[in-house]
Context: one part of a larger RNA
This record gives sequence, C1' cells and structure tokens, in this order.
RNA sequence: UGACGGGGGCCCGCACAAGCGGUGGAGCAUGUGGUUUAAUUCGAUGCAACGCGCAGAACCUUACCUGGGCUUGAACUGCAGUUGACACCCUGUGAAAGCAGGUCUCCCUCCGGGGCAAUUGUAGAGGUGCUGCAUGGCUGUCGUCAGCUCGUGUCGUGAGAUGUUGGGUUAAGUCCCGCAACGAGCGCAACCCUUAUCCUUAGUUGCCAUCAGGUAAUGCUGGGCACUCUAGGGAGACUGCCGAGGAUAACUCGGAGGAAGGUGGGGAUGACGUCAAGUCCUCAUGGCCCUUACGUCCAGGGCUACACACGUGCUACAAUGGCCGGUACAGUGGGCAGCAAUACCGCGAGGUGGAGCUAAUCCCCAAAACCGGUCUCAGUUCGAAUUGCAGUCUGCAACUCGACUGCACGAAGUCGGAAUCGCUAGUAAUCGCUGAUCAGCAGGCAGCGGUGAAUACGUUCCCGGGCCUUGUACA
Repeated sequence: UGACGGGGGCCCGCACAAGCGGUGGAGCAUGUGGUUUAAUUCGAUGCAACGCGCAGAACCUUACCUGGGCUUGAACUGCAGUUGACACCCUGUGAAAGCAGGUCUCCCUCCGGGGCAAUUGUAGAGGUGCUGCAUGGCUGUCGUCAGCUCGUGUCGUGAGAUGUUGGGUUAAGUCCCGCAACGAGCGCAACCCUUAUCCUUAGUUGCCAUCAGGUAAUGCUGGGCACUCUAGGGAGACUGCCGAGGAUAACUCGGAGGAAGGUGGGGAUGACGUCAAGUCCUCAUGGCCCUUACGUCCAGGGCUACACACGUGCUACAAUGGCCGGUACAGUGGGCAGCAAUACCGCGAGGUGGAGCUAAUCCCCAAAACCGGUCUCAGUUCGAAUUGCAGUCUGCAACUCGACUGCACGAAGUCGGAAUCGCUAGUAAUCGCUGAUCAGCAGGCAGCGGUGAAUACGUUCCCGGGCCUUGUACA
C1' cells in the first nucleotide's frame, strides 16, 4: 500500500421488510448429469453451465457409428508431360457413391502456339485433429457500481503519501465550501434513438367535419386536407419563477403555471481492472499431430436411448370457472418459388379455385372482455396425459423420428415438505398477436399490443456493493 475480520461509523440496491404471483408435489415439453449404446458428435459446469452455442437433428445439417468407395483428392493455385475433349446421354453392376463399357466430341491462330478441359506426375492441398494455460478478435462477470489514474509541486531515507481526505449535498469523485496542493485524463452527466404535448410543411391513409351524388350497406364516388394519422422541420423543462429551510453556497422541501417537474418514462452507451473466466467447433493464428487417412464421397443408423437425479418452462387441479350460442375492439410486423379475399366442398385438419396485392392501397388478422343459456362442487360437462382407429399437410422419403385433425380411451392431479425465485406502475398478474430460423415442425427466443392490481412502517437482521477508520502472525 492492499486484502481480510462472526471490528466500528456513514450510505446504497426488489438486499431484507410490506405485498402480489410463482418454483419445489402432478402430467408433459425442453436442457443437463448419470446410465446405456456400434455411436448415443463436441463444447458450456457456483453466482456468471443446464429452453446455453442450436434463429428450428426425418435425408441434408453432422462434426459421431457401421458398411461400401476415392487417393493431387469434394473445392483451389503453380510447374512439367500427354490427350482433344469433359459433360450430357445409353448399357451392366450397385443401397448409393463408385467402378466397367459404349455413343458423341472444343474454340482462336500469323500454324510457332494460345485459350479451355480432361488425365499423369510433382510442389502445395485438406483436417469441426490437440493445446483458450502460446494467441488475436469477440463475449460473460463484478456493475451502469462510482470509481480508476496522470503531470507539476510538496512531504517521506524508502515503499509511498498528498491531490481523491474533511464539513455539507447528490443517482453520481454530482456540485458547493474548506484544505500543500494546483490542474488534467478515462469514467458520471450531457450530446444520440424512442415515447408523452403543441406548431408548421406535405397529403392516392383518415373525414361526412363541410357540400353534392349514390347504395340493402360501406369514404362507395365527386370534392376537401379541418381533424386522426404518417414523416421531415421546429417549439417545449432550465430548479427558469414564488415561498421556506440551509453557511448568504451547493442543495432540499412545498407551490404556481404546464401535456410533461426536478436525470419526465424507456433504450443505446459498460472506466482502470478482476476471474490463466468462455470460445482453436464462427473466423483468424503460433506450435504439435494425421497424409491410400485424424482427408474426402455415399447408404443406413445415431445425436430422439432410459431403473434414475437436477435446472428451465407449459398445462392443470376448477364456479373470479368449464361448455354452447351471440357480439366488439389492437399494435409490432410479414408477403412474388410469396400473402391470399369472396365463393364452393369437408364435422375438422384441409381441399378446389383464384379477385386483389411488388403493398399506409390487397392479404395474413386477435384473444381475454361483454350479452344470453347451461353445468352445481363431483375426480365432475374439471383436467388432459396415455393408447387404439381413421385422416390432412409438407417433403424423393414421416418405420426408427414431423406437425395437425376427427372418433374412441380417459391417467396423475383436490394448490404442493424443507427450501427457493420474480416484480415498485402501465410494473406484477393475465390475454392473445407478429417475426426470425424454416419445405414441414415453437410449450423456446425476440418483439407487439389488450385488460390491469397490491404494497413499501422502516434499515435491526440476510445477501451484494461504495467511502472513512481500526486490528492483523496474510501478500
């Protein structure tokens, strides 16, 4: 100087408390451990691995296993030789890859050759093989915590200190005051995006607001940009104003005006560093290793196994509910090898057909809620697992191993031990929708809107963190 303390002081954070909803019990989905296996590819392992890499394993993917093949190789470059083709097509064999055979057979030329292709040889190739403890890059984490440092000066023999400590204050090393310090840098804040209000510019969306026409009805039509909206520009919030407190300061509390008030809400943004943290299987790369194989092609299988254990979720156990009928209202987005309306067929998944739309123009397109009826507390008209049969769709192909539909079957489950998680407001809870990936497949993920709470006395305690101080046989 640090680190640590079941030392002290001050202060924060859904850290506790106060509340609401869960997990832990059940069934299933998914990941992991373990076990099994020819293989169940590899990585990730306290927080910070475990719906993680995987934004989607039937083949492919695929790295694994079994078997069948190839060896300058599946792809690429140079040199030398040979050939003029190679491919397509046909035949045999085969699971395919491949192997064997057949037909067909190049362009330019100054005739030296050149281009292109095949083949032979050779030098490279190739490796998701090892080492993340040789590395770059990228990432997690402490933590969006308020810290981490430097120059000069001063003090100290020196390590180092001071500044950065102190009194206040703040979300903040934020600001004020003081001070052997004076300044500065990286962080904080602001500048950026979005949302909330208004003005303006612009009107192939919106409006009968206003006028006219028309319909069974509809901005449907003429017409018009007022309003809504869209997307460019601007205004607006700064403790600016008033009062009180305070050192007359910083600032705090209250008030006015205002759509918004004290960083308005949300996002992006992550200092010096820590964990030899993670990744050699994104990529790049040193070293090592393989080279008729640890390379490469193909078929089939596996990654989907199953006495068991754990994590993360979904669905429930019901009446604030289930079922039936009626009926209303979004937003983010996506659409041409696409989205698909009206209509018809089917109980349904879906099919036939195809208007319109390269999209503020057409399409995908809501559910909970609300109204009426029924069920009356039961393993039930709750719950849906499981199983049987019959189907639909995608796709060469759904046996291993897809999703969905109908009929039948109807299991566990009556609110969950010890323990444990999330959340402070348009949040939790609850309801559906969209998108990426994608032929098909979403209980996951990333977003979007609808409905919409309760509680916070307080900081003694648990956890994590910041500053000062103290002890130490630790570095």
This is a predicted structure of a 475-nucleotide part of an RNA (small-subunit ribosomal RNA, 3' major domain) from a metagenome.
The prediction has a mean pLDDT of 85.